[in-house]
RNA sequence: AUAGAUAAAGCCAAAUUCCGAGCGAUCGGGAGACGGAAAGCCACGGAUCUCGGUUUAACAAACGCCCAGACAGCCGGGUUGCCUAUA
Repeated sequence: AUAGAUAAAGCCAAAUUCCGAGCGAUCGGGAGACGGAAAGCCACGGAUCUCGGUUUAACAAACGCCCAGACAGCCGGGUUGCCUAUA
């Protein structure tokens, strides 16, 4: 530098469930393993999801739009790194 094998040192942990936080998406911890070669980190772009606002002659409300969030185990991008093989 390139590649990632039913390998291997070590690592992470979906669903479900219990406790806790949050209006919510969701998050933290315990149990648990479907999986993962970045399932480490960063919301930069897109997607998705949530609270609130907006809509009408009037009542109500969806799409859309706006605002504030969530998600890195949805896809890109950025960044750092373990092991093994080959050069």